[in-house]
Parts: sequence; C1' cells; structure tokens
RNA sequence: UAAUUAUGCCAUCGCGACUUACGGAGACGAACCAGGUCAGGACCGGAAGGUAGCAGCCUUAAGUUGUUCGUAAGUGUGCGGUGGUUUUUUAAAAAUU
Repeated sequence: UAAUUAUGCCAUCGCGACUUACGGAGACGAACCAGGUCAGGACCGGAAGGUAGCAGCCUUAAGUUGUUCGUAAGUGUGCGGUGGUUUUUUAAAAAUU
C1' cells in the first nucleotide's frame, strides 16, 4: 500500500419491550329502589294449607380490576436475519513493496 472480513451507515424482514385504542375471557361486585331460594318471624284460615317477605345463600346488572388472550397504530425501545454501499467511521488483515 492493500485483496478480504467485520463494524459504522442505508434498506428490508422478523421476534420482543413500552404506550394508546378496541374486542373477548377471568375475578370482584346490589341493606332497599335486580332475579331465584327464602330460616326466623308476620298476616289470612276452624283446619288443611296459603300469602307477602327481612336476614342469609346463589346468579348477575351498572361498575371496578397492574389477572389474562387477541387485533390495530405508534416509538428518543432491545435484539437478530438478509441485502446494499466502499467515497464516508473504526478494527483486524493474506499478500506486495
């Protein structure tokens, strides 16, 4: 000096992170103005039985949730694959002089 390799840079693909929106699942969720079942007690009845129904329990509505799944968008986020470029970053470097 320098083939070349990698890196930087550019493009593209992919996986993840974070934020937002939407949808689904789960959990919780009603003193009374939701439902079901209604102990006790109350009422009706000569009786048999019936009526309404508080508490409790169950299901759930509105709702709550940093439990989870999916979709879309975004970025001062992380990483990887492939390609481009050698004029411009950096490192190594066969070989030659």
Molecule: Bacterial small signal recognition particle RNA